[in-house]
């Protein structure tokens, strides 16, 4: 990189230094010299992994598996629902399309595997 797999409608700052973009693409539509990406620094949000306590399976055995809780160690994050859409189904209407549900695909993080 790639592969399996679980969230994804919740949350969450401020100063430096930087100086134009950003929000994965693509169409929108926002955000931005009231300071954008991108670095540094102290905050903060959260419980995915770890770690501690309990209950339940389940074992020769805390080896395993699951639920609750507690903790911020490892990661992750810290503007709008993954901002919205996209490709498929179903309904509805004022039918070249709108509006609504639902699924997939992409993407994003976590852990595993390689």
């Nucleotide at each position: 990189c790639g592969c399996u797999u679980a969230u994804c409608c919740a949350g969450a700052a401020a100063g430096g230094c930087a100086g134009a973009g950003g929000g994965a693409c693509u169409g929108g539509c926002c955000c931005u010299g009231u300071g954008a990406a991108g670095c540094c620094u102290u905050g903060g949000c959260a419980a995915c992994c770890g770690u501690c306590c309990g209950g339940u399976g389940g074992u020769g055995a805390u080896u395993c598996a699951u639920c609750g809780g507690g903790u911020a160690g490892g990661u992750g994050c810290u503007a709008a629902a993954u901002c919205c859409a996209g490709c498929c189904c179903c309904g509805a209407c004022u039918u070249c399309g709108u509006c609504g549900g639902g699924g997939a695909g992409a993407g994003a993080u976590g852990a595993g595997c390689c």